This is a predicted structure of a 372-nucleotide RNA (Bacterial RNase P class A) from Capsulimonas sp. Rfam family: Bacterial RNase P class A. From the family's description: Ribonuclease P (RNase P) is a ubiquitous endoribonuclease, found in archaea, bacteria and eukarya as well as chloroplasts and mitochondria. Its mean pLDDT, the model's own confidence on a scale to 100, is 77. The sequence was found by an Rfam model in a public genome assembly.
[in-house]
RNA sequence: GAAGUCAUCCGGGUGGCCGCUGUGCUUACUUCUUCGGGAGUAGUCGCAGAGGAAAGUCCGGACUCCACAGGGUAACGAUGCCGGCUAACGGCCGGGCGGGGCGACCCGACGGAAAGUGCCACAGAAACAUACCGCCUUACAUCCGAUUCGCAAGGAUUUGAUGUGAGGUAAGGGCGAAAUGGUGCGGUAAGAGCGCACCGGGCUUAUGGAGACGUAAGCGCCGGGUAAACCCCAUCGGGAGCAAGGCCACAGGAUGCGGUUUGAGGCGACCCGCCGACGCGUCCGGUAGCGCCGCUAGAGGCGCCGGGCAACCGGCGUUCGAGAGAGAUGGCCACACAAACACAGAAUCCGGCUUAUAGGAUGACUUCACAC
Repeated sequence: GAAGUCAUCCGGGUGGCCGCUGUGCUUACUUCUUCGGGAGUAGUCGCAGAGGAAAGUCCGGACUCCACAGGGUAACGAUGCCGGCUAACGGCCGGGCGGGGCGACCCGACGGAAAGUGCCACAGAAACAUACCGCCUUACAUCCGAUUCGCAAGGAUUUGAUGUGAGGUAAGGGCGAAAUGGUGCGGUAAGAGCGCACCGGGCUUAUGGAGACGUAAGCGCCGGGUAAACCCCAUCGGGAGCAAGGCCACAGGAUGCGGUUUGAGGCGACCCGCCGACGCGUCCGGUAGCGCCGCUAGAGGCGCCGGGCAACCGGCGUUCGAGAGAGAUGGCCACACAAACACAGAAUCCGGCUUAUAGGAUGACUUCACAC
């Protein structure tokens, strides 16, 4: 200097003018009152006012109701190496094993194939089984050649080749994603863990570690793959959700069925247990506001100290960073900087994950080249 990996921050600033929402003090007016005080409207001033993802609605909760969610069953669903963190999680941190990368680092749907079932198309002889080509031995037949016997015809022996049959083989070749663990040496009629060496998987023993696993030695050489296929095993899970739920305002009348000891009814299904006096329809009639609460002070933020490799935990101090309601934060001007022109707008809230993202800044680490 270049190329990368991991992590963090910003994603506009300052001043002025006008405007919007909330809140606090205060002024004016109206109104209620149990005379303590409360409510409404308008104004001045002060303070605050969209995100790193507010997005997706994918997980987990807080909270609310169903009943106290109490005990269980089935079904259904989720997770899946070990240990830790957390309110909890399918999240995070650390580690193990496997894979990718020269490396810093990154990824993993990571329990079980010896409980069972299913699948492995096509090709190929054969994919829970197996011999197509080939190699070796041997029998028969034929042919070329050689040797020998014979006057000749012809006979015998033998190297090799071809064909048919029998036996041995799974090393070589072919097919395929995958074919009796791999490579090499020896051995064999030709071969094979048949033997040996080094690897590989399995089992046993010892040892290190809390553990997943690692290391060493010995034995023998066992057909595979697939479980984001069904399934088995372990662990976990009641349901519905702020349109949850609560308060105020408004108008009731008639009638039927069932129930209150034999218990209707109440919870996604069922059982036990518990609560339980009203429950369910029909007809006539009235009202139904976009009222108020829930609604933002929290598993909160920030700083320091201590513990821990870390996630995180504990202590001390300090602080209050939007609560709209058809839905608020906008417009103009100036200055400086200069990157601000991307993705994009809260609706009960929080912890995560995933997705989108112009541009800028910082730190640590890896590799390459050059110089000293």